[in-house]
């Protein structure tokens, strides 16, 4: 500052992150369309598909003031007749045919063709036309002729045609006249664009007309004069329209790149209005294209319209300008203007009439009608308004319009009520049952009355022409008529009784759609059970679903609301504005260079770009801005504003470009010089390899993880000599050097290319880049010739192997080498384009110069240049880059755009293949990636630890037997537990019981709980049937509290009926406790700070030390917590308290003996309380630390041993059958009760463990020494019986008192003597005892008698580091009873650890990772099988084009015309002049041939994708178990495997060489 007011994200690739990068959502928008609902008005808008094909009616006619001929109606007049009527002649109207003028070229529709003969925007036209209008000047004089229509004829079904005859004209022709006009010639003026034009100007020559009509006069009439008007004819001028011409601008394909013969120019003919190859003849050979010609495919184009901040991008419905077409090709006629939407000839295809001979016809005009389609109206009223046509006017026409119908199609407004109103009503929904919500919502109570409805008023507004009177004014002789104005009257409405105002009545008639997991505002509750079904993306549904279906109950929008399609927008996802190319997609493999693009420093000139000012133009509408006008909006008037553009005139001169003139610093010669595996030829050594001949020499030799093939007694392999060939160049050799890359390594010679360094002589911008183009280009491959020593794709053998088309051996051809000529690709990589300028610095190296200073090739300072490392700004998404950029800037050129299919198909080009290079779609998918970051893993590394190994010892696997599992049996053989961590596990104890199982028998409110009625204590005893549960009958007998004495009541027992019990039934993957396990492993975290965008780090890593994240030291950390440690409890020493049931040493008594007694706390012991052990203290090593060694002293010595204690998590680990619990599920069964069976089977595998195999032993005799425990439903003594288990007794003992209770290995002496025994002790028969209701399935013991396997145990495989293994015995818990198991206790009591390579489990740190369900991961290809797109194909079949030839309709144009032939000439014959026909150019449909494009289709076959659970193997991701991948060749089922060359995007270990820090 009236006319700039505006730019939002989000889901979704991961465990996580970030970054790239697609898919998706939120917005507006439609000429819509479909679903569901639907009250009113206003403005709008309405076939996007079939330019498919159309019945019916309409859509352009008008003028009698241009003219004819026939009728008819009033009416005046004449004549004739009585009259009716009829003859005539005028004048008004009406309505037919015709002629003749305008008009039908406009309106009005469609968008089919059209990529430029369109369109837009500027221009030109001096290269032109223009009816009706307007302006100005002139003129209208005299003649002639004819055709309809009309009359008649003939034809034909119709349409229609043809003959003869008569007629007017504003029709037609000729003569006259013509300033202006047009033609021709002359010379003159002025302007040019030098080509002309234009003005004047002389001569000469061509060209016109048409009347009607009203007034006055006159005339018998016909007429004629004057006057008016409309009109006509020659020129002008001007508006308005319209031909042509130019610039710019306009869609997509280069898998279209070469196009053109009237084709480009010129000359003259012709033709038009008009310039011109527009036509035609001859000449010349041009024109167009990489700035995109041709060619294909797609399109009507523009104001505008959506969208967007814009800047773009889409579109081009309605209005509005242009262009194109009018059934479909072609043609011309007529006109002022058409090659004509309702004209015309001809072709053709449909329709229609037909008498079959020939006609008719065009709705991409309004309406309507079939079709087609997801889809688009009334066969309406009216010309009152606006415009058009035609007329002098009245008028007439006018599906243009103006209006109404119909659609919620679209925008806009309006209502469906509004206030009050809690007991928060009923109803639903839910619920923890209390309650919440629905909900002021409803009922009720006041009000209001829009719109609808019903009644009435209402032409007020949209209306002015026109006509009539009057009247001013012009013409005129005229107050006539005429034309121009002013007043006044009267008429004229399709819409429509509408819009608007009033009454009247009642809340009375008016709400619905879509969602509710996030993203997106909204939550529950029942069904459902990966079924139904949903879904825009992520993605819900497998039994608790806010995601599906219904509810209730929210949230949005509302006469709508979803849905779908489009379009633009988010998407900065094609980046101008505003993108990238190390490593995500993405720098040509590398050079030279053309076009193109850019481009050093000073000056000058003029002024294309450029910029500044003015103008013209950018149609109107549309957006905007400010009024205003319908109540208001939507809609509409007016004004401005905008319109970023083009063009023409000024003007500037800095930059850019141009021309000019210089400069020297880019660039580049010239000169001196060194360095180099630069590049080509030629020739030269020398070590090896091999093979050949000799010599020596014997059995092996090569080859491997270990082996075979192989060679070797015919002499290998070693070894000496001595020939021969080929290829290859150790050592020096180094992030050294060269070289554009590719690559280049022995030395000598020749040739020859480039870069660097120094001097500053010369040239003066000559530069950079570089699209096509051209050359070069690693291996591999191909062609031809040679060569072939070694290697070595392919084959062949041997091995490995489930198997091995591999690896690893043994052989071997191509090739590998050479020469020429081809290929043209590579992880050709620094995955990094060329150039150039500019930004801190350290340090090496390698060429060249300068200083200085030297014995020095030493070292020091510096100047250019290559090659390298670290490193700051600064960038990046991190890694990382960092003056050799990935920094900051320029300028060039390549390239990208989501992944797969694909660098694949087709085309084309190269090539001798192999191939190469250009390079797609359909279809699928919502990810694919990059980088870091936690983890987890690794047949990666380091570092430590642990009965992990190793060193030991004793075991199991081998026999019995116990037991436990699996399998199998079974009417059941309940159930759980399955690697470590399931298997002597739950269960620490199944004859009934437990028991969860089977079989039978049986109950139904139940065995068991709580309410409610009734009854009865409550128990007890006998009885019937039955295996028993039960059950029949029968007797016994009354308690306790209160009581008003009748009951109540509380327990308990019956009945009875319904809530309801009940359930070891599912689901441990719905839970909760509780346990295991990694592991008593040492680590899991946080809190502040810092470090990174971020996830995270960091602390907790490092350096050392520990059992130990224990401690210390360092440290961007600095503290904390859980875990470790301690503390707790036992044990090992000692003190102290206190001594009965313990003890007994000292006194004393006593017995065979005995703490038996009196006594006593001294020891022992109990069992309180304390004390001690902390690396305190000494050496020593260590960093003056921590700490480690090693002593001392002490009962213990470095956590003194042992237990209890288990961080953060892990395994959906275990366990619904301990219990507790959600859901489901059963209810006369899955519950309950009883009884018998079964968990105890048995061909068999396994795990646990007794007890052996024997002398370190067995058996019998003797003798010793414990500990911690039980114990009244209990241990259970002495004694006494039995061979024995045990029986009888009954003291004692609620336990330091009694009992359980002899401990047992051991010792002490005998016997056995190596054997299936005096081993071992199963089996088995036989006789007992105990326990209990009851030992048969299915108890333990005890006696006698039997006397299996077994002689030390394969492969494998456990356990333990000291009071421990071993090996010995005791006690308990469970329990009537029934341990070889558990779980405690003590006895006797060791070997051995060299050490951490190895297996195994753990921690740390680190590295790869394509895993994260974490390696039991992931994952690759063949094959099989569905489905789905697509390529190839012998063909077939459609379109589209071209060439060539055939062939020719209407028509123009010539051309000829013997035949016809009104005007003019001519007396006349005839002429002039016309026209038919014939002919001939051109050409439309049409026909043959022969390409080329594009498409459909195609037996059949190629590959490609999808697709819970198919085969085969494992290629890759870890060093993926042969490190991968890329090129190229061969070879295999398949992944792929070898060969040659290359790359690091390889892991791990040594080494070199640089860094970097002290």
């Nucleotide at each position: 500052u009236a006319a700039u007011u505006g730019g939002a994200g989000a889901g979704u690739u991961u465990g996580a992150u970030u970054c790239u990068g697609g898919c998706u959502c939120a917005g507006a928008a439609c000429g819509a369309a479909c679903g569901c609902u639907g009250g009113c008005g206003g403005c709008g808008u309405g076939c996007c598909u079939a330019a498919c094909a159309c019945a019916u009616g309409c859509a352009a006619g008008u003028c009698g003031u241009a003219c004819g001929c026939a009728g008819u109606u009033u009416u005046c007049g004449g004549g004739g007749g009585c009259a009716a009527c009829u003859c005539u002649g005028g004048a008004a109207g009406c309505a037919g045919c015709g002629u003749g003028g305008c008009g039908c070229a406009c309106g009005g529709g469609u968008g089919a063709g059209u990529a430029a003969u369109a369109c837009g925007u500027a221009g030109g036209u001096a290269a032109c036309c223009u009816a009706c209008c307007c302006u100005u000047c002139a003129c209208u004089g005299g003649g002639g002729a004819a055709c309809a229509a009309c009359c008649u004829g003939u034809c034909g079904a119709a349409a229609g045609a043809c003959g003869g005859g008569c007629u007017a004209a504003u029709u037609c022709c000729g003569c006259a006249u013509a300033c202006g006009u047009c033609c021709a010639a002359g010379a003159c003026u002025a302007c040019u664009a030098u080509g002309g034009u234009a003005g004047a100007u002389u001569u000469g020559g061509g060209g016109a007309a048409a009347g009607g009509u009203g007034g006055c006069u006159c005339g018998c009439a016909a007429g004629a004069g004057c006057u008016a008007u409309c009109g006509g004819u020659g020129a002008u001028u001007g508006a308005g329209g319209g031909g042509c011409c130019u610039a710019c601008g306009u869609c997509g394909g280069a898998u279209u790149a070469g196009c053109u013969a009237g084709u480009u120019g010129g000359u003259g003919g012709g033709g038009u209005a008009a310039a011109g190859g527009c036509u035609c003849a001859c000449c010349a050979a041009g024109g167009c294209g990489a700035c995109g010609a041709u060619c294909c495919g797609u399109a009507g184009c523009u104001g505008g319209u959506c969208u967007g901040a814009g800047a773009g991008g889409a579109u081009g419905a309605u209005c509005a300008g242009c262009c194109a077409c009018a059934c479909u090709g072609g043609a011309a006629c007529u006109g002022a203007c058409a090659c004509a939407c309702g004209g015309u000839c001809c072709a053709g295809a449909c329709u229609c009439c037909u008498a079959c001979g020939g006609g008719a016809g065009g709705c991409a005009g309004c309406a309507g009608u079939g079709g087609g389609g997801a889809a688009u109206a009334u066969u309406g009223c009216g010309c009152a308004a606006u415009g058009g046509g035609c007329g002098a006017a009245a008028g007439c026409c006018u599906g243009a319009c103006g209006c109404a119908g119909c659609a919620a199609c679209g925008c806009c407004g309006c209502g469906u009520g509004a206030g009050g109103g809690a007991u928060g009503a009923a109803g639903g929904u839910u619920c923890u049952c209390g309650g919440a919500u629905u909900g002021u919502a409803a009922a009720c109570c006041u009000c209001u009355g829009u719109c609808g409805g019903g009644g009435g008023g209402g032409a007020a507004a949209a209306a002015a022409c026109c006509u009539c009177u009057a009247u001013u004014g012009g013409c005129u002789a005229a107050u006539a008529c005429c034309c121009a104005g002013u007043a006044g009257a009267a008429u004229u409405g399709a819409u429509g009784g509408u819009a608007c105002c009033c009454c009247c009545a009642a809340a009375g008639g008016a709400a619905g759609c879509a969602c509710c997991g996030g993203c997106u505002a909204a939550c529950u509750c029942c069904g459902u059970g990966c079924c139904a079904g949903c879904a825009g993306c992520c993605g819900c549904g497998g039994u608790a679903a806010u995601a599906c279906g219904g509810a209730g109950g929210g949230u949005g929008c509302a006469a709508g609301c979803g849905u779908u399609g489009u379009u633009c927008g988010g998407a900065a996802u094609u980046a101008u504005u505003g993108g990238g190319c190390g490593u995500a997609a993405a720098g040509c493999g590398c050079a030279c260079g053309u076009a193109g693009g850019u481009g050093g420093c000073u000056u000058c000139a003029g002024u294309a770009g450029u910029c500044u000012g003015g103008u013209g133009u950018g149609a109107a509408a549309u957006c905007c801005c400010u009024c205003g006008g319908c109540u208001u909006a939507a809609c509409c008037g007016a004004g401005g504003a905008a319109g970023u553009g083009c063009g023409c005139c000024a003007g500037a001169a800095a930059c850019c470009a141009u021309g000019g003139a210089g400069c020297u610093u880019g660039a580049g010669u010239a000169c001196a010089g060194g360095a180099g595996g630069g590049g080509a030829g030629a020739g030269u050594a020398g070590a090896a390899u091999u093979c050949c001949c000799a010599g020596u020499g014997u059995a092996g030799a090569g080859g491997u993880g270990a082996a075979a093939u192989u060679c070797g007694u015919a002499g290998a392999u070693a070894u000496u000599g001595g020939g021969a060939g080929g290829a290859a160049u150790a050592c020096c050799g180094g992030u050294g050097g060269c070289g554009a890359a590719a690559g280049c390594g022995a030395c000598u010679c020749u040739c020859u290319g480039g870069a660097c360094u120094g001097u500053a002589a010369c040239u003066g911008a000559c530069a950079c880049u570089a699209a096509g183009g051209u050359g070069c280009g690693a291996a591999a491959g191909c062609g031809u010739g040679g060569g072939u020593a070694g290697c070595a794709a392919a084959c062949a053998g041997g091995a490995u192997u489930a198997g091995a088309u591999a690896c690893c051996c043994u052989g071997g051809u191509a090739g590998u080498c050479c020469a020429c000529g081809c290929c043209g690709u590579a992880a050709a990589c620094g995955a990094u384009g060329a150039g150039u300028a500019c930004u801190a610095g350290g340090u090496g190296u390698c060429g060249c110069g300068g200083g200085a200073u030297u014995u020095g090739a030493c070292c020091c300072c510096u100047g250019c240049g290559g090659u390298g490392c670290c490193g700051c700004c600064g960038c990046u998404a991190a890694c990382g880059c960092a003056u050799u950029a990935a920094g900051u800037a320029c300028u060039c050129c390549g390239c990208c755009u989501g992944g797969g299919a694909a660098g694949u198909a087709c085309g084309g080009c190269c090539g001798c293949a192999a191939g190469g290079u250009u390079g797609a779609a359909a279809c699928u998918c919502a990810a694919a990636g990059g980088a870091a970051u936690u983890g987890a893993c690794g047949g990666g590394g380091g570092c430590c630890c642990g009965c992990a190994c190793a060193a030991g010892c004793g075991g199991u696997g081998g026999a019995g037997c116990a037991u436990g599992u699996g399998g199998u049996u079974c009417a059941a053989u309940u159930c759980g537990a399955c690697g470590c961590a399931a298997c002597g596990c739950g269960a620490g104890g199944a004859a009934c019981c437990u028991u969860a199982c089977c079989u039978a028998g049986g109950c139904u409110u139940g065995a068991c709980a709580u309410g409610u009625a009734g009854a009865g204590a409550a128990u007890c005893c006998c009885u019937u049937c039955g295996a028993a549960a039960g059950u029949u009958g029968g007797g016994a007998g009354u308690g306790c509290u209160c009581g008003c004495a009748a009951g109540a009541g509380a327990a308990c027992u019956c009945u009875a009926a319904c809530a309801c019990a009940g359930g070891u039934g599912c689901u441990g993957c719905a839970u909760g406790g509780c346990u295991g396990u990694c592991g008593u492993c040492a680590g899991c975290u946080c809190g502040u700070g810092u470090c990174g965008u971020g996830a995270g780090a960091u602390g907790u890593u490092g350096g050392g030390u520990u059992a130990a994240g224990u401690c210390c030291c360092g440290c961007a950390a600095c503290g904390a917590g859980c875990g470790c440690a301690a503390c707790c409890c036992c044990u090992a020493u000692c003190u102290u308290u206190a001594g009965u049931u313990g003890c007994u040493a000292a006194c004393a008594g006593g017995u065979u003996a005995a703490g038996c007694u009196g006594a006593g706390c001294u020891c022992u012991c109990u069992a309180g309380a304390g004390a001690g052990a902390c690396u305190g203290c000494c050496g020593g090593u260590g960093u003056c630390a921590a700490a480690c060694c090693g002593g001392a002293g002490g009962a213990a010595g470095g956590u003194g041993g042992g237990g209890a204690u288990g961080a953060c998590g892990u395994c959906a680990a275990g366990u619904c059958c301990u219990c507790a619990u959600g859901g489901c599920c059963c209810u006369u069964a899955u519950g309950c009760c009883u009884a018998g069976g079964g968990c105890g089977a048995c061909a068999c595998a396994c795990g646990u463990g007794c007890u052996a195999c024997a002398a370190u032993g067995g058996a019998g005799g003797g003798u010793a020494c414990a500990a911690a425990g039980g114990g009244u439903u209990g241990c259970c003594a002495a004694c006494c019986c039995g061979c024995g288990a045990g029986g009888g007794g009954g003291a004692g003992c609620u336990a330091a008192u009694c009992c359980c209770a002899u401990a047992a290995a051991a010792c002490c002496a005998u016997c056995c003597u190596a054997a299936g025994u005096u081993c071992a002790g199963a089996u088995c028969g036989g006789a007992g005892u105990c326990u209990g209701c009851a030992a048969c399935u299915c108890g333990a013991c005890u006696c006698c008698g039997u006397g299996a396997a077994g002689c030390u145990g394969g492969a494998a495989u456990c356990g333990c580091u000291a009071g421990u293994a071993a090996u010995c015995g005791c006690a308990g818990a469970u329990c009537a009873g029934a341990a070889c198991g558990c779980u405690g206790c003590g006895g006797u009591g060791a070997a051995u650890a060299c050490g951490u390579u190895c297996c195994c489990g753990g921690g740390c740190c680190u590295u790869g990772u394509a895993c994260a369900c974490a390696c039991c991961g992931c994952c690759c290809g063949u094959c099989a099988c569905a489905c789905c797109a697509c390529g190839a194909a012998a063909g077939u079949u459609g379109u589209u084009u071209a060439u060539a030839c055939c062939a020719g309709a209407a028509g123009u144009c010539g051309g000829u015309a013997a035949g016809c032939u009104a005007a003019c000439c001519g007396c006349a014959a005839g002429g002039a002049g016309g026209c038919a026909g014939c002919c001939g150019c051109c050409c439309a449909a049409g026909g043959u041939a022969u390409g080329a494009g594009c498409g459909a289709u195609g037996a059949u076959u190629g590959g490609g994708g999808u697709g819970a659970a198919g085969u085969c193997g494992u290629a890759a991701c870890a060093a993926g178990g042969u490190a991968g991948c890329c090129g190229u060749a061969g070879g295999g089922g398949a992944a792929c495997c070898u060969g040659c060359g290359g790359c690091u995007g390889g892991a791990u270990c040594a080494c070199c060489u640089c860094c970097u820090u002290u």